[in-house]
RNA sequence: AGGCACGUAGCUCAGUGGGAGAGCACCACCUUGACACGGUGGGGGUCCGGGGUUCAAAUCCCCGCGUGCCUACCA
Numbered sequence: 001a002g003g004c005a006c007g008u009a010g011c012u013c014a015g016u017g018g019g020a021g022a023g024c025a026c027c028a029c030c031u032u033g034a035c036a037c038g039g040u041g042g043g044g045g046u047c048c049g050g051g052g053u054u055c056a057a058a059u060c061c062c063c064g065c066g067u068g069c070c071u072a073c074c075a
Base pairs, nucleotide, nucleotide: 001071002070003069004068005067006066007065010024011023012022013021018055026042027041028040029039030038048064049063050062051061052060
């Protein structure tokens, strides 16, 4: 330098055009002598950034940024 994949909650991820979600974590309550486990409820989002298409975009297109892998070049 080029190619491919990825970027969504604190973490790991699902969601491929019309409701933003799961597990774990966190908080409160129940339970216990106390803790753990368990049960119930709750809080938490710039869907990487910008632009475009569309009645409507996390989702499609373009540009950029970041991460990983591969290839090439140099040494």
Molecule: transfer RNA
Organism: Syntrophaceae bacterium UBA6087